[in-house]
Description
RNAcentral holds the sequence, with entries from MGnify. This is a predicted structure of an 87-nucleotide RNA (c-di-GMP-I riboswitch aptamer) from a soil metagenome. Its mean pLDDT, the model's own confidence on a scale to 100, is 88.
C1' cells in the first nucleotide's frame, strides 16, 4: 500500500459437539480483512458457574445486585513473525 500478481484468512447464518454462560471447535457459507498471522502485556467490552450480600419461600429452592482467575486477537494499543514490490 497498487482497479498488480501468487496466495491466505473467513462475518452473519445453518448443522453437529463442548461449555452454566459469554463463547470455542469441526463442516457448510462468504460479510469483509495488507496482517482479520501469533501472544491476554495494557486498556476496553461480554458472561456470572462458583463466591459474597439482600429479598422472597411451599424450606426444595427462586429472584436481584456485586465479583473473573472464564471469554473477545474480526475492539484498540503493544510485542514477535510474514507475501509482493508499482506510485
Nucleotide at each position: 500500500g497498487a482497479c498488480a500478481a501468487a496466495g491466505g484468512c473467513a462475518a452473519a447464518c445453518c448443522c453437529a459437539a463442548c461449555g452454566a454462560a459469554a463463547g470455542u471447535u469441526g463442516g457448510g457459507g462468504g460479510c469483509g480483512c495488507a496482517a482479520a498471522g501469533c501472544u491476554u502485556c495494557g486498556a476496553g467490552g461480554c458472561u456470572a458457574a462458583g463466591g459474597c450480600g439482600c429479598g422472597g419461600u411451599u424450606c426444595g429452592c427462586c429472584g436481584c445486585g456485586c465479583u473473573a482467575a472464564g471469554c473477545c486477537g474480526g475492539u484498540c494499543g503493544a510485542g514477535c513473525c510474514g507475501c509482493c514490490g508499482a506510485a